[in-house]
Annotation: Model confidence (mean pLDDT): 78 of 100. This is a predicted structure of a 116-nucleotide RNA (FMN riboswitch aptamer (RFN element)).
RNA sequence: AGAAUACUUCAGGGAUGGGUGAAAUUCCCUAUCGGUGGUAAGCAGUCCACGAGUCAAAAGACAUGAAUCGGCGUUUUCCGAUACCGACGGUACAGUCCGGAUGAAAGAUGUAUUUC
Numbered sequence: 001a002g003a004a005u006a007c008u009u010c011a012g013g014g015a016u017g018g019g020u021g022a023a024a025u026u027c028c029c030u031a032u033c034g035g036u037g038g039u040a041a042g043c044a045g046u047c048c049a050c051g052a053g054u055c056a057a058a059a060g061a062c063a064u065g066a067a068u069c070g071g072c073g074u075u076u077u078c079c080g081a082u083a084c085c086g087a088c089g090g091u092a093c094a095g096u097c098c099g100g101a102u103g104a105a106a107g108a109u110g111u112a113u114u115u116c
Base pairs, nucleotide, nucleotide: 002115003114004113005112006111007110009108010107017029018028019027031096032095033086034085035050036049037048038047045084046083053062054061055060067082068081069080070079071078088099089098090097
């Protein structure tokens, strides 16, 4: 320095103002948010992969969204512009409210042991 096993700690943000209405943070206008690993010289919600859901004893199965143009250029990550997307249950139709959830988890971190 690498590998394996066990354990510790941590691990998601966001509705402002107005309109209609009997009723909407759900509709309309406006506002606002962006998990983890990879890629890259450098900071990716929309590139590649993963997590959160449902069913199952388990293995596993199913579900799983969205970007273009211009500039520099070595880049779908930068700069500029204009767009777009967001599980399930509840409720006047929800990325933002309430709930499952004081949960789980991609993974990050540290410790111990073993091995080389």